RNA sequence: CCUUAUCAAGAGUGACGGAGGGUACAGGCCCUGUGAAGUCCGGCAACCUGAUAUUUUUCAAGGUGCCAAAUCCUGCGGAUUAUCCGAAAGAUGAGG
Numbered sequence: 001c002c003u004u005a006u007c008a009a010g011a012g013u014g015a016c017g018g019a020g021g022g023u024a025c026a027g028g029c030c031c032u033g034u035g036a037a038g039u040c041c042g043g044c045a046a047c048c049u050g051a052u053a054u055u056u057u058u059c060a061a062g063g064u065g066c067c068a069a070a071u072c073c074u075g076c077g078g079a080u081u082a083u084c085c086g087a088a089a090g091a092u093g094a095g096g
């Protein structure tokens, strides 16, 4: 980079740390000294993997991943128009 699946669920009364963060860009709107990012521990269970079942499963947590708010909302198009739907884009897994 290409293809494909999923994305409205789930996941801390912890320790360190000390000002940012919410993953392109832009516009918003939120979180945060009642402690952000990050690290450790802990947890969740989407894909792969392993075991089990053999109809549908169930278990493990090994490899990645994830643990505020729908992918936080919007951007493009449509509609019954302050909302909904579809795409695009993005994220994650797997294969190449």
Stems, first nucleotide, its partner, number of pairs: 001096007012041001014040003020031003025075004042067003046064003049060003071089001076086004